[in-house]
RNA sequence: UACGAUACUGGCAAACUUAUCGAAAGGUAAGGACGCAAAGCUACGGGUCUAAGGCUGAAAAGCUACGAUCGCCGGGUUGCCGAAA
Numbered sequence: 001u002a003c004g005a006u007a008c009u010g011g012c013a014a015a016c017u018u019a020u021c022g023a024a025a026g027g028u029a030a031g032g033a034c035g036c037a038a039a040g041c042u043a044c045g046g047g048u049c050u051a052a053g054g055c056u057g058a059a060a061a062g063c064u065a066c067g068a069u070c071g072c073c074g075g076g077u078u079g080c081c082g083a084a085a
Base pairs, nucleotide, nucleotide: 003082004081011036012035016031017030018029019028020027021026034071040077041076042075044074045073046072047069048068049067053064054063055062056061
C1' cells in the first nucleotide's frame, strides 16, 4: 500500500416509541438494536424523497430545489486494530 478474523480495544445505531423543530421530505434529544471497518466528515457527480415558495391550470392537478438523504452508489478527505493471504 492493499486486505478484513467467530481476534483485541473501544465506536456508531435501522425499525419502533416519546418529546421537540419543520409546510413536507426529514432533523435533533432520550429510550431501543436491525445492522456497520469508515454506518467518521463532506451534497462534489449520479440516484431517491419532499413541494413551502414560484410557474401552468376554471378546478382537480402537474412541473420545479434554492429543501432533504452520506445507513442508495461513486468521488474527496481524516482515522482504530492486525490473523490469514
The RNA shown here (c-di-GMP-I-GGC riboswitch aptamer) has 85 nucleotides and comes from Domibacillus enclensis. It was read from a public genome assembly, where an Rfam model found it.